[in-house]
RNA sequence: AUACGACAAAGGCAAAGCUAAUGAAAAUUAGUGACGCAAAGCUAAAGGAGCUAAGGUGAAUGUCCAUUCACUAUGCUAGCCAGUUACCGAA
Numbered sequence: 001a002u003a004c005g006a007c008a009a010a011g012g013c014a015a016a017g018c019u020a021a022u023g024a025a026a027a028u029u030a031g032u033g034a035c036g037c038a039a040a041g042c043u044a045a046a047g048g049a050g051c052u053a054a055g056g057u058g059a060a061u062g063u064c065c066a067u068u069c070a071c072u073a074u075g076c077u078a079g080c081c082a083g084u085u086a087c088c089g090a091a
Stems, first nucleotide, its partner, number of pairs: 004089002012037002017032006035079001041084003047081002049077003055072007
């Protein structure tokens, strides 16, 4: 230095649920709460995958207003993979 990860030391993060706010939704933020995590740090403007469908496009129905269905990210997820940086040091 790289790989690896102890019933080590020091510290860290915080799932679900609940409360409040924002949002069309997915979800996010704050508080509470710990399921877990050795990158559960950062990156969604390298890439794959997944979630949502306001708006848009198409179709059906409807006299109009409108309703329903399909597709669509420009909205999200880094605690899905990935990329990148980093603390500690037993075997």
The prediction has a mean pLDDT of 86. This is a predicted structure of a 91-nucleotide RNA (c-di-GMP-I riboswitch aptamer) from Paenibacillus sp. CECT 9249. Of the family's consensus pairs, 95% are formed in the model. The sequence is in RNAcentral, with records from ENA.